Overview:
Predicted 3D model of a 71-nucleotide RNA (transfer RNA) from Diploschistes diacapsis. It matches the Rfam family "tRNA". RNAcentral holds the sequence, with entries from ENA.
[in-house]
RNA sequence: GCCCCUGUAGCUCAAAGGUAGAGCGGGAUACUGUUAAUAUCUAGAUAAGUGUUCAAUUCACUUUAGGGGCU
Numbered sequence: 001g002c003c004c005c006u007g008u009a010g011c012u013c014a015a016a017g018g019u020a021g022a023g024c025g026g027g028a029u030a031c032u033g034u035u036a037a038u039a040u041c042u043a044g045a046u047a048a049g050u051g052u053u054c055a056a057u058u059c060a061c062u063u064u065a066g067g068g069g070c071u
Base pairs, nucleotide, nucleotide: 001070002069003068004067005066006065007064010024011023012022013021018054026042027041028040029039030038047063048062049061050060051059
């Protein structure tokens, strides 16, 4: 220098054009003599920008971060 893959919640992952979900973790309440466990409730996210579309996590382009391959 060229090519490919990946980026979604604090962490690990779904959602393949139509309300962004789950597990663990966080907070609150209940239970308990106390803690733990358990139950219920709750907060929290699409790397950035532009475009296509009635509608974009999803499709296109550029940038950015990480990983891999070739020279």